[in-house]
RNA sequence: AGCUCGAAACGGCAAAGUCAUCGAAAGGAGGCGACGCAAAGCUAUGGAUCUAAAGCUUUUUAGCUAUGAUUGCCAGGCUGCCGAA
Repeated sequence: AGCUCGAAACGGCAAAGUCAUCGAAAGGAGGCGACGCAAAGCUAUGGAUCUAAAGCUUUUUAGCUAUGAUUGCCAGGCUGCCGAA
């Protein structure tokens, strides 16, 4: 120095809720807030899940469908702080 691993330390992020905003919705960005997280950093690549504006079907109040979304659902890829056993 590197890999694995995760004691300690310096720190980091921020669930639910709430205010207000964008969106048809799922959900996103911002403030407060902290459930938790060693990648809870980035990436929508694979799977899974959520929504259904438009479209199609339908006797219908309904159904189907992602081009939308979720990385704090599981993996893959990329990158990173520290240094005990």